[in-house]
RNA sequence: UGAGAUGGCCAGACAAUCGCGCUUAUAGCAUGUCUAUUUGUGAGGAAAGUCCGGGCUCCAAUGGGCAGAGUGCCAGGUAACGCCUGGGAGGUGAAAGCCUACGGCUAGUGCAACAGAGAGUAUACCGCCUGAUUAUUUUCGAAUGUUAGGUAAGGGUGAAAGGGUGCGGUAAGAGCGCACCGCGUAACUGGCAACAGUUGCGGCAAGGUAAACCCCACUCGGAGCAAGACCAAAUAGAAGAGUAGUUUGUUUCGGCAAACAGAUGCGGCCCGUAUCGCUCUUGGGUAGGUCGCUUGAGGCAAGUAGCGAUGCUUGUCCCAGAUGAAUGAUUGUCCUCGACAGAACCCGGCUUAUCGGCCAUCUCAUUUU
Numbered sequence: 001u002g003a004g005a006u007g008g009c010c011a012g013a014c015a016a017u018c019g020c021g022c023u024u025a026u027a028g029c030a031u032g033u034c035u036a037u038u039u040g041u042g043a044g045g046a047a048a049g050u051c052c053g054g055g056c057u058c059c060a061a062u063g064g065g066c067a068g069a070g071u072g073c074c075a076g077g078u079a080a081c082g083c084c085u086g087g088g089a090g091g092u093g094a095a096a097g098c099c100u101a102c103g104g105c106u107a108g109u110g111c112a113a114c115a116g117a118g119a120g121u122a123u124a125c126c127g128c129c130u131g132a133u134u135a136u137u138u139u140c141g142a143a144u145g146u147u148a149g150g151u152a153a154g155g156g157u158g159a160a161a162g163g164g165u166g167c168g169g170u171a172a173g174a175g176c177g178c179a180c181c182g183c184g185u186a187a188c189u190g191g192c193a194a195c196a197g198u199u200g201c202g203g204c205a206a207g208g209u210a211a212a213c214c215c216c217a218c219u220c221g222g223a224g225c226a227a228g229a230c231c232a233a234a235u236a237g238a239a240g241a242g243u244a245g246u247u248u249g250u251u252u253c254g255g256c257a258a259a260c261a262g263a264u265g266c267g268g269c270c271c272g273u274a275u276c277g278c279u280c281u282u283g284g285g286u287a288g289g290u291c292g293c294u295u296g297a298g299g300c301a302a303g304u305a306g307c308g309a310u311g312c313u314u315g316u317c318c319c320a321g322a323u324g325a326a327u328g329a330u331u332g333u334c335c336u337c338g339a340c341a342g343a344a345c346c347c348g349g350c351u352u353a354u355c356g357g358c359c360a361u362c363u364c365a366u367u368u369u
Stems, first nucleotide, its partner, number of pairs: 001365010012334007020042003025037004029032001044340001048351002051349005056224004063271004068220005073087005088102001089100004103215002108213002110209002125155002127151007135144003163181006182204001183202008228291004238282006245260006262276005298317008335338001
């Protein structure tokens, strides 16, 4: 100097004039969230997607099982998670780094078109070897054809063909034997563990695929701020249909209690449990206001423990609460020339979109000293 990788920050700036939402204070009066002045404050790193996890509210008072769904290496973090951190294994890159839907195929079932002899307790198409031979040729060594047997090393098909390379052995071959690698397994060592290493034993072969069904381990109520609570007002306390009982005890004979049954509610089903009424049709009224609504698993700084995520301690700050929906308009200057894009109960994540600038660390190449 160039190329690349990882992590973090900012999100046009400044000034003037007028305007908008919430809020503090004061004054006024027509007492309205009305007017005037005044204090403070006012969209994001993704506010987006509605994909996960919760807080909160209600069902609702309390559970069990089945079905269903989610996650899937190990150890930690967290309120929790399918998230984050660190480690292991596998893959990838020259490297820094990056990616992983990463439990089980010896529980069972399925799938692999076509090609190919054969696609899983799966094979002999071309070949190689041995024997026989009524055939043919012959340079008399043998070759070709037919047939019986052996073979899976060579070739072919295919995404994939019964571990790989080499040596020996054989009629020709083959883990047939051996060495190394691979695979399985035992012990020891290191590690919390996933795993890794060393040594020994075993010729070991019945493959692949679970983001195929399935098995295993762990986890899981539902609905949602249009949740829910309160106030005010108005109407028709309207009309109709169905379902809802029996037994026992007691009684002041009005009733009361218990058991069984029934109906409804509790994401689906069963048990269980709560209530005593429940379901359907027609028609009518209201759709207004207040709360929920922003002080939080909160931000920032320092110290401390930890490889880290993060935790703890101390200090400091208050930083939107609209409801047809607030932050806009004009002028001037600057420059890095401004992309993607606007809260609606709140928070922790993930994913997607994106202009430009800045900071730190690391890898590789080239050149100079």
Molecule: Bacterial RNase P class A
Organism: uncultured Gammaproteobacteria bacterium